[in-house]
Context: one part of a larger RNA
RNA sequence: UGACGGGGUCCUGCACAAGCAGUGGAGCAUGUGGUUUAAUUCGAUGCAAAGCGAAGAACCUUACCAGGGCUUGGCAUGCCGCGAAUCCUCUUGAAAGAGAGGGGUGCCUUCUGGAACGCGGACACAGGUGGUGCAUGGAUGUCGUCUACUCGUGCCGUAAGUUGUUAGGUUAAGUACCGCAACGAGCGCAACCCUCGUGUUUAGUUGCCAUCAUUGAGUUUGGAACCUUAAACAGAUUGCCGGUGAUAAGCCGGAGGAAGGUGAGGAUGAUGUCAAGUCAUCACACCCCUUAUGCCUUAGGUGACACACGUGCUACAGUGGUCAGGACAAAGGGUUGCGAUCCCUCGAGGGUGAUCUAAAUCCAAAAACCCAUCCUCGGUUCGGAUUGUAGGCUACAACUCGCCUGCAUGAAGCCGGAAUCGCUAGUAAUCGUCGGUCAGCCAUACGGCGGUGAAUCCGUUCCCGGGCCUUGUACA
Numbered sequence: 001u002g003a004c005g006g007g008g009u010c011c012u013g014c015a016c017a018a019g020c021a022g023u024g025g026a027g028c029a030u031g032u033g034g035u036u037u038a039a040u041u042c043g044a045u046g047c048a049a050a051g052c053g054a055a056g057a058a059c060c061u062u063a064c065c066a067g068g069g070c071u072u073g074g075c076a077u078g079c080c081g082c083g084a085a086u087c088c089u090c091u092u093g094a095a096a097g098a099g100a101g102g103g104g105u106g107c108c109u110u111c112u113g114g115a116a117c118g119c120g121g122a123c124a125c126a127g128g129u130g131g132u133g134c135a136u137g138g139a140u141g142u143c144g145u146c147u148a149c150u151c152g153u154g155c156c157g158u159a160a161g162u163u164g165u166u167a168g169g170u171u172a173a174g175u176a177c178c179g180c181a182a183c184g185a186g187c188g189c190a191a192c193c194c195u196c197g198u199g200u201u202u203a204g205u206u207g208c209c210a211u212c213a214u215u216g217a218g219u220u221u222g223g224a225a226c227c228u229u230a231a232a233c234a235g236a237u238u239g240c241c242g243g244u245g246a247u248a249a250g251c252c253g254g255a256g257g258a259a260g261g262u263g264a265g266g267a268u269g270a271u272g273u274c275a276a277g278u279c280a281u282c283a284c285a286c287c288c289c290u291u292a293u294g295c296c297u298u299a300g301g302u303g304a305c306a307c308a309c310g311u312g313c314u315a316c317a318g319u320g321g322u323c324a325g326g327a328c329a330a331a332g333g334g335u336u337g338c339g340a341u342c343c344c345u346c347g348a349g350g351g352u353g354a355u356c357u358a359a360a361u362c363c364a365a366a367a368a369c370c371c372a373u374c375c376u377c378g379g380u381u382c383g384g385a386u387u388g389u390a391g392g393c394u395a396c397a398a399c400u401c402g403c404c405u406g407c408a409u410g411a412a413g414c415c416g417g418a419a420u421c422g423c424u425a426g427u428a429a430u431c432g433u434c435g436g437u438c439a440g441c442c443a444u445a446c447g448g449c450g451g452u453g454a455a456u457c458c459g460u461u462c463c464c465g466g467g468c469c470u471u472g473u474a475c476a
Base pairs, nucleotide, nucleotide: 001476002475003473004472005471007470008469010467011466012465013464015460016459019423020422022420023419026314027313028312029311030310031309032308033307034305035304042053043052064300066298067297068296069295070294073125077124078123079121080120081119082118083117087102088101089100090099091098092097107114108113127289128288130287131286132285136283137282138278140276141274143272149186150185151184152183153182154163156161168177193266194265195264196263198234199233201232202231204229212222213221237260240254241253242252243251244250303442316416320374321373322372325369332362333361337356342351343350344349382413387408388407389406390405391404392403393402429452430451431450432449433448434447435446
């Protein structure tokens, strides 16, 4: 000087407390461990692994396993020889491949050849999701959006180092003020960026719409204010008033205002820590394989199942289930696409194919509301697992191993032990909706979007994480 302390002072955070809803019990989905297996490819392992890499494993993917094959190789550069390339048919085979036959001559040219492509040959080499993340780059997680981490010159000390960065009050903040052997500066903080909230400013098509015409009706057409909307600009700065404070920084209250003291959210992550994770995104050093640890292909596996753990979905019902009815969003997507309308089907779906970037379409919002019913609470008109059967769709193909529909079947489960997680406001809870990946889909995941919309915060004694100062030390 750090680190550590079941030392101290002060401060802070959904850390506790106060609340709300969960997990842990059930069924299923999914990931992991274990076991099994020819293989169950590999990685990730407290927080910071486990709906993680994977924004989508039937084949492919695919790295694994078992067969069948290839050896200058599927791919790159260089050399030689032959042929343009390409196309069609047949035999064999699970396919890869192997064999046979036929048609065919383009482009440039100094007429010799050349370019591109194919086949064969020899060697340099290719190739490796083989190893080391404890050889590395890169990008990433984490403490932590915590408020820290440093430097120059000067002062102090023999020196390691110190001071500045400490004290006082203050802030979300090393934020700003004041004092001080310090004076300045840098990276962080803040601000600049995006979204939302207001506008009597400006502007107007495909958006919006009152009166007026128009129409059988409908913003359908003419036309045109408000509103909505899409963009520019304005707007908030403790600016104003009172109190308090050290005449400071600030804090408390008030006014006006759509918004008030960081207005709300996002993006933004200092110096460093964990030899943190990643050689399987990629790159790269060294080592290893080279008729195989490389490459092609068919099938299987990654989907196994006594069990254990994590994350979720659906429930256990009456604030509910079922039936009927008419309402109210936002944000996204689409041309190998979204697909209206009409017809067929109980339905999934099939046929037809209008229009389509503020226009038509996916699109139906669902909870909520309301007409009924269940009628006393039952394993039920709760719950939907499981199983049988008949169908549909995608795809070369749905057995291992897809999704959806109809009918039948109707399991556990009556609110969950010890323990444990999330959340402070348009939040939690609850309700639907869209997207990416994608032929299809195992999505209950992930990432957005809106609808309805709470309770509680006395406080900091305690648990956990963190910060400044100080103290002790058998530690470095």